[in-house]
Predicted 3D model of a 689-nucleotide part of an RNA (large-subunit ribosomal RNA, domain II) from a soil metagenome.
Context: one part of a larger RNA
RNA sequence: ACCGGCGAGUUACUUCAGUGCUGCAAGGUUAAGUCCUUCCGGGACGAAGCCGUAGCGAAAGCGAGUCUGAACAGGGCGAUCAAGUAGUGCUGAGUAGACCCGAAACCGAGUGAUCUACCCAUGGUCAGGAUGAAGUGGCGGUAACACGCCAUGGAGGUCCGAACUAAUGUAUGUUGAAAAAUGCUUGGAUGAACUGUGGGUAGGGGUGAAAGGCCAAUCAAACUCGGAGAUAGCUGGUUCUCCCCGAAAUAUAUUUAGGUAUAGCCUCGGAGCAUUGAGUAACGGAGGUAGAGCACUGGAUGGGCUAGGGAUCUUCACAGGUUACCGAACCCAACCAAACUCCGAAUGCCGUUUACUUGUACUCCGGGAGUCAGUCGCAGGGGGAUAAGCUCCUGCGGCGAGAGGGAAACACCCCAGACCAUCAGCUAAGGUCCCCAAAUCCAGGCUAAGUGAGAAAGGAUGUGAAAUCGCCCAGACAACUGGGAUGUUGGCUUAGAAGCAGCCAUUCAUUAAAAGAGUGCGUAAUAGCUCACCAGUCAAGUGGUUUUGCGCCGAUAAUUGCCGGGACUAAGCCUGGUACCGAAGCUAUGGAUGCAGUCCUUAAAAGACUGCGUGGUAGGGGAGCGUUCCAUACUGGUCGAAGGUGCAUCGUGAGGUGUGCUGGACGGUAUGGAAGCGACUAUGCCGGU
Numbered sequence: 001a002c003c004g005g006c007g008a009g010u011u012a013c014u015u016c017a018g019u020g021c022u023g024c025a026a027g028g029u030u031a032a033g034u035c036c037u038u039c040c041g042g043g044a045c046g047a048a049g050c051c052g053u054a055g056c057g058a059a060a061g062c063g064a065g066u067c068u069g070a071a072c073a074g075g076g077c078g079a080u081c082a083a084g085u086a087g088u089g090c091u092g093a094g095u096a097g098a099c100c101c102g103a104a105a106c107c108g109a110g111u112g113a114u115c116u117a118c119c120c121a122u123g124g125u126c127a128g129g130a131u132g133a134a135g136u137g138g139c140g141g142u143a144a145c146a147c148g149c150c151a152u153g154g155a156g157g158u159c160c161g162a163a164c165u166a167a168u169g170u171a172u173g174u175u176g177a178a179a180a181a182u183g184c185u186u187g188g189a190u191g192a193a194c195u196g197u198g199g200g201u202a203g204g205g206g207u208g209a210a211a212g213g214c215c216a217a218u219c220a221a222a223c224u225c226g227g228a229g230a231u232a233g234c235u236g237g238u239u240c241u242c243c244c245c246g247a248a249a250u251a252u253a254u255u256u257a258g259g260u261a262u263a264g265c266c267u268c269g270g271a272g273c274a275u276u277g278a279g280u281a282a283c284g285g286a287g288g289u290a291g292a293g294c295a296c297u298g299g300a301u302g303g304g305c306u307a308g309g310g311a312u313c314u315u316c317a318c319a320g321g322u323u324a325c326c327g328a329a330c331c332c333a334a335c336c337a338a339a340c341u342c343c344g345a346a347u348g349c350c351g352u353u354u355a356c357u358u359g360u361a362c363u364c365c366g367g368g369a370g371u372c373a374g375u376c377g378c379a380g381g382g383g384g385a386u387a388a389g390c391u392c393c394u395g396c397g398g399c400g401a402g403a404g405g406g407a408a409a410c411a412c413c414c415c416a417g418a419c420c421a422u423c424a425g426c427u428a429a430g431g432u433c434c435c436c437a438a439a440u441c442c443a444g445g446c447u448a449a450g451u452g453a454g455a456a457a458g459g460a461u462g463u464g465a466a467a468u469c470g471c472c473c474a475g476a477c478a479a480c481u482g483g484g485a486u487g488u489u490g491g492c493u494u495a496g497a498a499g500c501a502g503c504c505a506u507u508c509a510u511u512a513a514a515a516g517a518g519u520g521c522g523u524a525a526u527a528g529c530u531c532a533c534c535a536g537u538c539a540a541g542u543g544g545u546u547u548u549g550c551g552c553c554g555a556u557a558a559u560u561g562c563c564g565g566g567a568c569u570a571a572g573c574c575u576g577g578u579a580c581c582g583a584a585g586c587u588a589u590g591g592a593u594g595c596a597g598u599c600c601u602u603a604a605a606a607g608a609c610u611g612c613g614u615g616g617u618a619g620g621g622g623a624g625c626g627u628u629c630c631a632u633a634c635u636g637g638u639c640g641a642a643g644g645u646g647c648a649u650c651g652u653g654a655g656g657u658g659u660g661c662u663g664g665a666c667g668g669u670a671u672g673g674a675a676g677c678g679a680c681u682a683u684g685c686c687g688g689u
Stems, first nucleotide, its partner, number of pairs: 001689006011096003015093010027051003033045004055062002065077004099237002102234001106227006117201009126191001128160003131156001135152006164188003169184004203219001205215003240624006250263005264371002266368007276361001277358005282352004291343001292341002297337003301333004308326002310323005374399010404415003419591004424587003430581003433566003439578001441577006452568001458553002462550010479537005485510003490504003516531001520529002592614008625678001627675010643662008
């Protein structure tokens, strides 16, 4: 790993509730036990017990009443209408291990110091080399000591280094040769040394040169058995089928927040059937949101007016003047506000019961739940940064629990709610060149950017449309030819300043078709070139502004990588039209099933017809299939049972039946009953391979 087997809501209780069935019924019922039968099934008896038939009161007690009370008052609880009880089934609760497996732990009684820690007793071991303490002797030295030198001597948790012991670094090993080793290297090696044998200390205890170390490969409390199926608001698992309905992820409370209780929402049964419910319209209400407004409360801009203040002038002072400064209040104009309102919707909400629609959708009582982590989209808001696939509310929708088609892929978006079958049809969203089903469809525009097929502020004689204001055959715009002068070098300034450094000036005037005291280049200053302006040539439009459609730049990241691809100038964008494709939608044909109604029927069931339904997690309800055993009645089998394995066939399904081969002795059907009753999953358990 595979296969096979085992593997989880059980049992007890006269503890209770609800409900089905059966018996008897104003009654119902027997318990322990006894007796009788049998031969293990059973029958009879047995109440002073239990429930019900009456309640009220704390009770004495009274009683269709009673309690309170002074009360014949009032009030509370009762009565009038009345069904129970016993057995049994099912569901739920309670008490028990209570659906199964799973702790870490706690307690008790024992077993362990053959490992290891420390201790006790008694033994053992330490090659070789080095150093050379005290003491002693001799000599020197001293008044005598001291002291020095030379010998001798052989001390030491001394030195080097084997055995022995330890374990520093590194490599290997890491399903190892080994559940801690091997190689090289390294510390100690006469000592607090190492070691043999025997003995001692025991679990909240020992032992510990102390690391929470060690106490038999186990230690922040050993191991074994027991209490014991400890407890587990936690994780995992929980076994056949079909049919009907179908949630929640909220409120409140909680040593509560991943638990639970009650309510809400689901389901099943019973009762009520109307002034029930829901929807639309009408009518009647409450309200201060959106918007708006500035009348209040505040904010805030400009102007006017004007107390007050500042500055300044006059003045000895008093008093007064001026003010392009600040400025309350007031006036005018234009504004802002969740905690402003003189106003004020649409919706929504409540009600009336008038009409219409729906047709029990409603309400109450009772049994059973699950849910209390939600999530996304759109809309209205709070928080945040008018960030988040963010967070918290409200309304609606989806997913959750929803398949199908579209969006390349894509729980939450768009379309649309899957009972089954069909090699039939019509459509939705979305599409119709190829991948890929259907238009290379029709009409009119736009785009030239591969825009389409990602993006802003900002920028631009891109291009289409519209509006508006100028100039123009008395000749515009552009181009070309010619002119563009004089007082004058205006004045000032300046070294110079002559149209053109700078300053000043009502920048004037003359001649003119026109020509600025000058638009730019240029010179040291002049000069020179040019423009405005004028004429001519030419001949029909030309210039500005605004709005708008589609494009351009702005545009920088790691695959070609921002059309799904190929490709496309439409197969892109805008407007209009026709046809087609396209889903589990709708239709058609056949079939199944639930509920309701009608027919049939004495009634029910079955049947027929009609109508409306049949997605579904948690969960509620209903109907069945199969396994083992028991009772009763039938029945198959050596002319081959069960089991195994092919094939065929029936049933919506769980499953059933027939038959071939195998197998070699036990099975089956009907009705009823009882369960150790259904496995793919628990890193399940056991076995085989």